A computed fold for a 1415-nucleotide RNA from an uncultured prokaryote, annotated as small-subunit ribosomal RNA. It matches the Rfam family "Bacterial small subunit ribosomal RNA". Rfam links the family to the GO terms ribosome and structural constituent of ribosome.
RNA sequence: AGUGGCGCACGGGUGAGGAAUAUAUAGCUAACAUGCCCUUUAGAGGGGGAUAACAGUUGGAAACGACUGCUAAUACCCCAUACUCCUUCUUACUUAAUGUAAGUCGGGAAAGAUUUAUUGCUAAAGGAUUGGGCUAUACGGCAUUAGCUAGUAGGUAAGGUAACGGCUUACCUAGGCAACGAUGGUUAGCGGGUAUGAGAGGAUGAUCCGCCACACUGGAACUGGAACACGGACCAGACUCCUACGGGAGGCAGCAGUGAGGAAUAUUGCGCAAUGGGGGAAACCCUGACGCAGUGACGCCGCGUGAGUGAAGAAGGUCUUCGGGUCGUAAAGCUCUGUCAGGUGGGAAGAAAUGCUAUUAGGUUAAUACCCUAGUAGUUUGACGGUACCACCAAAGGAAGCACCGGCUAAAUCCGUGCCAGCAGCCGCGGUAAUACGGAUGGUGCGAGCGUUGUUCGGAAUUACUGGGCGUAAAGGGCGCGUAGGCGGCACUACAAGUCAGAUGUGAAAGUCCAGGGCUCAACCCUGGAAGUGCAUCUGAAACUGUAGAGCUUGAGUAUUGGAGAGGAAAGUGGAAUUCCCGGUGUAGAGGUGAAAUUCGUAGAUAUCGGGAGGAAUACCGGAGGCGAAGGCGACUUUCUGGACAAAUACUGACGCUGAGGCGCGAAAGCGUGGGGAGCAAACAGGAUUAGAUACCCUGGUAGUCACAGCUGUAAACGAUGAGAACUAGGUAUAGGGGGUGUUGACCCCUUCUGUGCCGUAGCUAACGCAUUAAGUUAUCCGCCUGGGGAGUACGGUCGCAAGAUUAAAACUCAAAGGAAUUGACGGGGGCCCGCACAAGCGGUGGAGUAUGUGGUUUAAUUCGACGCAACGCGCAGAACCUUACCUGGUCUUGACAUCCCGAGACAUUUGGAAACAUUUGAGUGCCUCUUCACAGAGGAGCUUGGUGACAGGUGCUGCAUGGCUGUCGUCAGCUCGUGUCGUGAGAUGUUGGGUUAAGUCCCGCAACGAGCGCAACCCCUGCCUUUAGUUGCCAUCAUUAAGUUGGGCACUCUAGAGGGACUGCCGGUGUCAAACCGGAGGAAGGUGGGGAUGACGUCAAGUCCUCAUGGCCUUUAUGACCAGGGCUACACACGUACUACAAUGGCAUGUACAAAGGGCAGCGAGCACGCGAGUGUCAGCGAAUCCCAUAAAGCAUGUCUCAGUCCGGAUUGGAGUCUGCAACUCGACUCCAUGAAGUUGGAAUCGCUAGUAAUCGUGGAUCAGCAUGCCACGGUGAAUACGUUCCCGGGCCUUGUACACACCGCCCGUCACACCACGAAAGUCGGUUGUUCCAGAAGCGGUUGAGCUAACCUUUCGGAGGCAGGCCGCCAAGGUAUGGCUGGUAACUGGGGUGAAGUGGUAACAAGGUAACC
Repeated sequence: AGUGGCGCACGGGUGAGGAAUAUAUAGCUAACAUGCCCUUUAGAGGGGGAUAACAGUUGGAAACGACUGCUAAUACCCCAUACUCCUUCUUACUUAAUGUAAGUCGGGAAAGAUUUAUUGCUAAAGGAUUGGGCUAUACGGCAUUAGCUAGUAGGUAAGGUAACGGCUUACCUAGGCAACGAUGGUUAGCGGGUAUGAGAGGAUGAUCCGCCACACUGGAACUGGAACACGGACCAGACUCCUACGGGAGGCAGCAGUGAGGAAUAUUGCGCAAUGGGGGAAACCCUGACGCAGUGACGCCGCGUGAGUGAAGAAGGUCUUCGGGUCGUAAAGCUCUGUCAGGUGGGAAGAAAUGCUAUUAGGUUAAUACCCUAGUAGUUUGACGGUACCACCAAAGGAAGCACCGGCUAAAUCCGUGCCAGCAGCCGCGGUAAUACGGAUGGUGCGAGCGUUGUUCGGAAUUACUGGGCGUAAAGGGCGCGUAGGCGGCACUACAAGUCAGAUGUGAAAGUCCAGGGCUCAACCCUGGAAGUGCAUCUGAAACUGUAGAGCUUGAGUAUUGGAGAGGAAAGUGGAAUUCCCGGUGUAGAGGUGAAAUUCGUAGAUAUCGGGAGGAAUACCGGAGGCGAAGGCGACUUUCUGGACAAAUACUGACGCUGAGGCGCGAAAGCGUGGGGAGCAAACAGGAUUAGAUACCCUGGUAGUCACAGCUGUAAACGAUGAGAACUAGGUAUAGGGGGUGUUGACCCCUUCUGUGCCGUAGCUAACGCAUUAAGUUAUCCGCCUGGGGAGUACGGUCGCAAGAUUAAAACUCAAAGGAAUUGACGGGGGCCCGCACAAGCGGUGGAGUAUGUGGUUUAAUUCGACGCAACGCGCAGAACCUUACCUGGUCUUGACAUCCCGAGACAUUUGGAAACAUUUGAGUGCCUCUUCACAGAGGAGCUUGGUGACAGGUGCUGCAUGGCUGUCGUCAGCUCGUGUCGUGAGAUGUUGGGUUAAGUCCCGCAACGAGCGCAACCCCUGCCUUUAGUUGCCAUCAUUAAGUUGGGCACUCUAGAGGGACUGCCGGUGUCAAACCGGAGGAAGGUGGGGAUGACGUCAAGUCCUCAUGGCCUUUAUGACCAGGGCUACACACGUACUACAAUGGCAUGUACAAAGGGCAGCGAGCACGCGAGUGUCAGCGAAUCCCAUAAAGCAUGUCUCAGUCCGGAUUGGAGUCUGCAACUCGACUCCAUGAAGUUGGAAUCGCUAGUAAUCGUGGAUCAGCAUGCCACGGUGAAUACGUUCCCGGGCCUUGUACACACCGCCCGUCACACCACGAAAGUCGGUUGUUCCAGAAGCGGUUGAGCUAACCUUUCGGAGGCAGGCCGCCAAGGUAUGGCUGGUAACUGGGGUGAAGUGGUAACAAGGUAACC
């Protein structure tokens, strides 16, 4: 190497398939098997023929063979013998089911080896173990899968199996399964357990354990005790490899390892030392099972990175209110400790066996050899590993990160950025002061980890069994009848299925929990217990449910009598009205509307009278009344018919309730057939309206509306409230019936049953509300809901003639959608009230010219701000320079201005220049104090100048960072609070209501009682009186003058102090015995006398950073400062505000009268003189009740003009001047002469004003050198009108609706256009899966044949039996053909849907949304 035996069906891996031949639990097997192991009984007798190895020859590239020859066995074969084995039959006993015992015909076995003791072999019985089979129950989702099934269901017979069985075949029967979900398609290994949860549950099935299935894909078998076999064989297929092209080889879902895929998952390690398995007598061999080590913070557990002390609170960082805070006892420093890591040395347990050596006892034997059994002593065996552990050495030395800091949620500041970059779990941050982005510092949390992502459960009572709901939030079926099902009145008896109790078995181990123990602790491990709520069996109980029996009457029903009713169906009969037709009368309109027109009418309408036709609907009664299951039902009569109600008795005896499917009814509209058709009226036509008007309005008008028999099957089919039952305060009204008292009666009252309404207690409800007709309290049954949109849509199914109905998703998208109530705001809602809001009046603006402001344009610049009211004669109470912020040019840089420090000095002067400025020269030490003889020195104050840096400076930005101030609603009558009360709450009440007021002013009432800010009053001016005072004011009396000029006086006026007066106090009336209002008296004044000052809570991110102040940002030889010139003054134009006018109520001329309030010394300036004048010269007076400005004007008187572009009007322009000022060119005002424009009363529209007001007339002042038509103030003259609150505007109170809350300048809808996304449909096209039909038929197995081949046995030696190859047949995988089902991908074109800072054209909804909305 080979023959033979045993093993290879164990162990190890994986989860593809499989929703049941699986799994789990409990049973059954009287229907079974079981190698190796244990026990017992019996046996092992006699023979035979081959074959591998081997040798020779030989084929092939190889894999692998072929032929010849030799040989052995515990390999193979024959004979003998055999029981309790198998088989045929008989008898006895027995079971639910056929099992046991006895007898009987026939049949069936073996193997030796080493050596003397074991082991192996054969048959039978028993045990143990393991397995096969069967039954019940449990174990996903889809009904848009509802019917499935022919070996299908059962029987008989046979075959087959270890075994029952349609497991297979033949025949017979026609069954079997299914709404308690069959069939189909889809998903999935199952359990112990795991994680979560209070539990019930929901999710899950890694590691460990049990079971199943699988081994490249499919099929089929062999061997064997067991396989249809992971590392066996055969065939087919796909793939890979080798090849000499002929042919061969392979199967890591074993352990490592490789590739690929992926966000991602380890070493081609050591060892059989232990545990376990296989073989062997054993040694021993095999064992990627296993034991160990390696990789990975993947998880769990333990430990460390130091401890104590240490304040100059160091340096540094960071913040800062610049004082300081904080990191922080933290560090350094000082004193200690020594775990881990490092070094040195020592060093386990895990080892028990077996074997060997020696020896003891027993057995065997002739034997004290040998051997066997039991024991003793010694010896042998460690992968991990020199590992755990121990001692020593040295040293604070080598050892901390991650996330977060807007709220939820513990923890904040600075800088950067500027809706950018970015963050984000949800809400949401970021557009120049970001606790939210990025960085820094600090803090918080956890810590060798921390965060993120994904997944599951929880929170989520958000699928509700425990434990939810359905009037309005999502949700009651449109309504009834009724099947299955679910539930069911009172009392008795029996049973024991449910139920309850006890016991027994089981519920593997591990895990969980508890107790104890072992590793230094823990994780981990070990031992014991509990639990495992389950299933099964046995025994018992009998209340309840159930079942059976026999009863009861209260639920339900039947019978009798009675009345009510638009209940239903059919037939018939009326009257009124509209329209049409005929006829009469009659004449020009009728009709219609906001107004019109279309339309009808002289061919006779409308109107009116008479007659007729036809269809539809039924006034009054009529009612929140009646009936019906709902839809719904309304003239009258008749017929047929359903139901409810009441009363009184009798009868049946639970006959009941609900009701998935099913069946029926079911408004309007719609559909089909043929009718009918008066009125009304979608569509349609015309007329209007309008920007448009495919509408609202009008004139017409067809389907339809009507009837018959059908279809449809939906409505906001609503009480948005399912059905039936019981219980739980009342009051009131009404419909139908009964009873009672009273009454002659009508009728009233009391009571009862049934129905229909309203109010209301308890209770319920989120609230609104419901409330014996429940939305209350109970029990039963059905239907339905689970965020909004997509969508009641798509696809599929069913129904329908169609329209469509019904059933009914998903992708995608949003963070809401929704209910009820509250406060506001708003309404082309309502009520009450006010205001020069309208109306009634007067005068204006808008037209002209000019002035002035603004826009625009222009410019080097035309500085900036203000923009509806509430910007625009505003900031500006006064731009030639200055102002001035703008532009051009020239200059300065610690600066024009402030503080601090250092140095010098108090001055005059030259040149250039437009000036600022730059530059030159000369002189020379001022004032105060101290020292000093003096020279001189020191210090100080102020000024000038040079220098250094801190800093100055900014009319640069942000009024959306701010203060302050201001405007506005609005001088409107409001805005709030405390306590109490009501409400879950937001909030309400008070503050609303009845009166009244200018007023939340006051009164009354009231769950409110009080109070505050506002109103009013207090303050100022003015109107009357008194008193005090009497100059600069005044003058009655006296004197005097030109003159209150002077004397005198203080009466008057006036001035300016103090008081009085007016308060609805008085009278009358009205009114709630009120507040108050109306009228009156008196009074100077009457109801806040007139005017002013005074402006609640708040609104408008209103205005102002250019008054001032101020955060932040920016700038620093400039965005600061100085100077000169220019500009703010421009000019095709537009707007606002004013002035002057257009003339006769006027212009012009002459004369003449009467104010108030102011201002004045760098001022007002008389008088006089000059000038036509502006003004000039000169000068008095006056710091002002004294003087001056300063003549007021309109008015009045007289004259003139006579209606014209004028004797109106004065712009513009020419000339000549005056004044101010350094300077009037750009760019002042005024004067004189001349010139003499537009304009003849103003379109649409719009403003002011209610009495000393409007209108009109002049006067003064601030600013200011000068400059006003502006502004502020003053007086003179001096009206008209208000019926009234309908309308416009604004406001106040109450109420109502709301989809608004940035609050109607709100919200919001659909089309179209554009972009993107997902989906549907689609001629097709490409796959997957599966059914049916037929063909095909490898390997294998079975059958049959076997003329070929053939050792064992028989033989008469011929042959036979038996076997093999081969052939044929049957079954059958792949494959092929044809045709279906289901499902997926893709597709031109197409459909709607969703989403998207600023698109288009409309305005449908929310208010009465401008036509109420909606189904």